[in-house]
């Protein structure tokens, strides 16, 4: 340099052109417990990497940029 895959919550990941994106773990609060753990309930936390385009509508499709993984040279 070329190709390809990825970027979504603090972490690991799912998700789909239709209003406001979810799970598990983690964090805060509560119930229970002699205390804690386990268990149960609940709350918060996201510019869906960034910019542009297509569309009535984009996290999703297209192009570019950045970063990361793999392959080739």
């Nucleotide at each position: 340099g070329g190709g390809u895959c990825g970027a979504u919550a603090g972490c690991u990941c799912a998700g789909u052109g239709g209003u406001a994106u979810g799970a598990g773990c983690g964090a805060g609060g509560g119930a229970u417990u002699g205390c804690a753990g386990a268990u149960c309930c609940u709350u918060a936390g996201g510019u869906c990497a960034c910019g542009a385009g297509u569309u009535c509508g984009a996290u999703c499709c297209u192009c570019g940029u950045u970063c990361g993984g793999c392959c080739c040279u």
This is a predicted structure of a 73-nucleotide RNA (transfer RNA) from Aspergillus ellipticus CBS 707.79. The source organism's lineage runs through Eukaryota, Dikarya, saccharomyceta, Aspergillus and Aspergillus ellipticus. Its Rfam family is "tRNA". RNAcentral records the identical sequence in 2 taxa.